[in-house]
């Protein structure tokens, strides 16, 4: 310099052919307990790196651009 994959909740991470963003963990509140832990129910938390475009609608399609591995020259 060129290709390849990746960046989505406090972390790991799904998201199917474009159609109201979603699990599990942590957080926070009730229940149960003599307290604590397990356990069960519920809440909150997000401009899906950035920045433009196409569309009625874009985590998802194009363009540019930053980072992080990887590979070729």
């Nucleotide at each position: 310099g060129c290709g390849g994959c990746g960046g989505u909740a406090g972390u790991u991470c799904a998201g199917u052919u474009g159609g109201u963003a979603g699990a599990a963990c942590a957080u926070c509140u009730g229940c149960u307990u003599c307290c604590c832990a397990a356990g069960c129910a519920g809440a909150g938390g997000g401009u899906c790196g950035c920045c433009g475009g196409u569309u009625c609608g874009a985590g998802u399609c194009c363009g540019g651009u930053c980072c992080g591995c990887c590979g070729c020259u």
This is a predicted structure of a 73-nucleotide RNA (transfer RNA) from a bacterium. It matches the Rfam family "tRNA". By type it is a transfer RNA.